[in-house]
The prediction has a mean pLDDT of 91. This is a predicted structure of a 345-nucleotide part of an RNA (small-subunit ribosomal RNA, central domain) from an uncultured bacterium. Its Rfam family is "Bacterial small subunit ribosomal RNA". Rfam links the family to the GO terms ribosome and structural constituent of ribosome. The full RNA is in RNAcentral, with records from ENA and SILVA.
Context: one part of a larger RNA
RNA sequence: CUGGGCGUAGAGGGUGCGUAGGCGGCCGAUUAACUUGUGUGUGAAAAGCUCUGGCUUACCCAGAGCCCUGCACGCAAAAAUGAUCGGCUAGAGGGCGCUAGAGGUGAGCGGAAUUCCAGGUGUAGCGGUGAAAUGCGUUGAUAUCUGGAGGAACGCCGAAGGUGCAGACAGCUCACUGGGGCGCUCCUGACGCUGAGGCACGAAAGCUGGGGGAGCAAACCGGAUUAGAUACCCGGGUAGUCCCAGCCCUAAACGAUGUAGACUAGACGUAGGGGCUCGUCUCCUGUGUCGUAGCUAACGCGAUAAGUCUACCGCCUGGGUAGUACGGCCGCAAGGCUAAAACUC
Numbered sequence: 001c002u003g004g005g006c007g008u009a010g011a012g013g014g015u016g017c018g019u020a021g022g023c024g025g026c027c028g029a030u031u032a033a034c035u036u037g038u039g040u041g042u043g044a045a046a047a048g049c050u051c052u053g054g055c056u057u058a059c060c061c062a063g064a065g066c067c068c069u070g071c072a073c074g075c076a077a078a079a080a081u082g083a084u085c086g087g088c089u090a091g092a093g094g095g096c097g098c099u100a101g102a103g104g105u106g107a108g109c110g111g112a113a114u115u116c117c118a119g120g121u122g123u124a125g126c127g128g129u130g131a132a133a134u135g136c137g138u139u140g141a142u143a144u145c146u147g148g149a150g151g152a153a154c155g156c157c158g159a160a161g162g163u164g165c166a167g168a169c170a171g172c173u174c175a176c177u178g179g180g181g182c183g184c185u186c187c188u189g190a191c192g193c194u195g196a197g198g199c200a201c202g203a204a205a206g207c208u209g210g211g212g213g214a215g216c217a218a219a220c221c222g223g224a225u226u227a228g229a230u231a232c233c234c235g236g237g238u239a240g241u242c243c244c245a246g247c248c249c250u251a252a253a254c255g256a257u258g259u260a261g262a263c264u265a266g267a268c269g270u271a272g273g274g275g276c277u278c279g280u281c282u283c284c285u286g287u288g289u290c291g292u293a294g295c296u297a298a299c300g301c302g303a304u305a306a307g308u309c310u311a312c313c314g315c316c317u318g319g320g321u322a323g324u325a326c327g328g329c330c331g332c333a334a335g336g337c338u339a340a341a342a343c344u345c
Base pairs, nucleotide, nucleotide: 003317004316005315006314007299008298012313014201015200016199017198021194022193023192025088026087027086028085029084030083031082033081035077036076037075038074039073040072041071042070048066049065050064051063052062053061054060091191092188093187094186095184096183097182098181099180103177104176105175106174107173108172109171110154115149116148117147118146119145120144121143125136126135162169163168206247207246208245209244210243211242215241216240220236221235222234223233258312259311260310261309262308263307266290267289268288269287270286271285272284273283274282275281276279294301295300318345319344320343327338328337329336330335
């Protein structure tokens, strides 16, 4: 000496389940793979190091010792790791009771609004903008009333609120269904953590087939603006947005912060539940704000850590070339995943 890192500088995999592997709670016994000590054998010679000696010295040469850090076998030890056996309950799981929620899937239902259709009233404008125009309107619009059709989204409640692994989830009711919290400590007895590959899920856009189409609206067509205006503004408008089935697999998939566990001042909110002496009290779980120590380049983080540690996975290693080429795998395609180099600074 035996690397340093990943909130914002390069770097946490979009998320979960889980295979191999890695790692693994408390007590006792046995064993001796590992470990430690010791012995024997071996570890060619030369070389190297130390000492001594020989050439008048040196280079060089000779002798001895060390070294050869290793391997094999024997003996010994039994703390730790491993293995075997027995036991435990603090991890994990289960039971019983209570409980919150836009968690998921399917079906049914509802009201407001927009648009369209039919009818009534009614007449000359409406609409739109910075100002206008295109556009709509005497074949009667806009406005207003009645009835009808259809699609999409669910106002108030609504919140710094809740649920979910993430993506995400919001009108009401019903059915099926996942997970969580709290309480009792009744059962099992380490059954655990992580997780390369793998499998599943995965916003929006996009794709295939079929349906649907009110509003909105890429593309597109007009009107304006402008030097121009392939834009911003205005009038139209098709894919699409919606449903079913099947693909795609990406994202500022963000907390730009992997998962699990332990430990480390407090203060003030809030969601759910418990306790008692019912309080401006207290405990658990979640979600926030501030803040101590500590950490940080700073900003900031601060029991929901970016503090102090452990286990396992992923990832980074100057900028450009480039998340590209080539190859492979996947995809109907669009493309996705994996992923360079020459050259250049």